About this RNA: This is a predicted structure of a 143-nucleotide RNA (FMN riboswitch aptamer (RFN element)) from Sinomonas atrocyanea. The coordinates come from a structure-prediction model, not an experiment, and the mean pLDDT is 79.
């Protein structure tokens, strides 16, 4: 200097003004935001990953039923969990350049679930959770 392993720490932003209305941070007009890895040059829209949700399998716990002298055992349901799989949105044009759907200019577009006096990317909640990942630290292994 750099690789691998283990442990600990860390790890998401954004509703302001006006309109309508009995009621809206949810509708309408304008506003605001953009996780992680990759990439011939910097990405919400390219290629992937993660969160929510669904399924399969395994094991754990709880309840019920059957069975039994007592066990063993079998079935059904539920909870949460490990692994695997599925689902999950959106970009074009011009410019520069050796190279950019990533930069510059223009005009667009997208955003889980549950809740709510009224429909949510921005409010509240699951979540003091989970987590891609690698910013920091420690230890170990090999070069």
């Nucleotide at each position: 200097a750099a690789a691998c392993g283990u442990g600990c720490u860390c790890c998401g932003g954004g509703g302001u003004c006006g309109g309508u209305g009995a009621a809206a941070g949810u509708c309408c007009g304008a506003a605001c935001c953009g996780g992680c890895g990759g990439u011939g040059a910097u990405a919400g829209u390219c290629c992937g990953c993660g969160a929510c949700c669904c399924g399969g399998c395994g094991g754990u716990c709880c309840g019920c039923u059957c069975g039994c002298a007592u066990c063993a055992g079998a079935g059904c349901g539920g909870a949460g969990u490990g692994c695997c799989g599925g689902u999950u949105g959106a970009g074009c044009c011009g410019g520069u350049g050796g190279a950019a759907u990533u930069c510059c200019g223009g005009c667009a577009c997208c955003g889980a679930c549950a809740g709510u006096c009224a429909a949510a990317g921005u409010c509240u909640g699951g979540a003091u959770g989970g987590g891609a990942g690698a910013a920091g630290c420690a230890c170990g292994u090999a070069c």